[in-house]
RNA sequence: CUUUUAUCAAGAGCAGCAGAGGGAAAGGCCCUGUGAAGCUGCGGCAACCUGCCUUCAGGGAAAGGUGCCAAUUCCUGCAGGUUAUCCUGGCAGAUAAAAG
Numbered sequence: 001c002u003u004u005u006a007u008c009a010a011g012a013g014c015a016g017c018a019g020a021g022g023g024a025a026a027g028g029c030c031c032u033g034u035g036a037a038g039c040u041g042c043g044g045c046a047a048c049c050u051g052c053c054u055u056c057a058g059g060g061a062a063a064g065g066u067g068c069c070a071a072u073u074c075c076u077g078c079a080g081g082u083u084a085u086c087c088u089g090g091c092a093g094a095u096a097a098a099a100g
Base pairs, nucleotide, nucleotide: 001100002099003098004097005096006095007094008093013042014041015040016039017038021031022030023029026076027075028074043069044068045067048065049064050061052059053058073092078089079088080087081086
């Protein structure tokens, strides 16, 4: 990097350094000197892998491997159905596990 499968409406932040960007991309709409990205420390959420029990339906744990801690994946783009708008699916993306 590609493929397959699963999930994506819930949840969880402070401090130090730093100093202007960030929310994937486009269009919107937002966040940000009352301090963005990034790095570090500590903390937390969740439970994919993991380890525990099992009546094999599931349950519970959080030591370890990942992930995450503004806004539904922040919203939308495509298709179908409804037309105050909303619903379903898809594309794209993210994460995990496995394979190449």
A computed fold for a 100-nucleotide RNA, annotated as SAM riboswitch aptamer (S box leader). Its mean pLDDT, the model's own confidence on a scale to 100, is 86. Of the family's consensus pairs, 97% are formed in the model. It matches the Rfam family "SAM riboswitch aptamer (S box leader)". Gene Ontology term of the family: regulation of gene expression.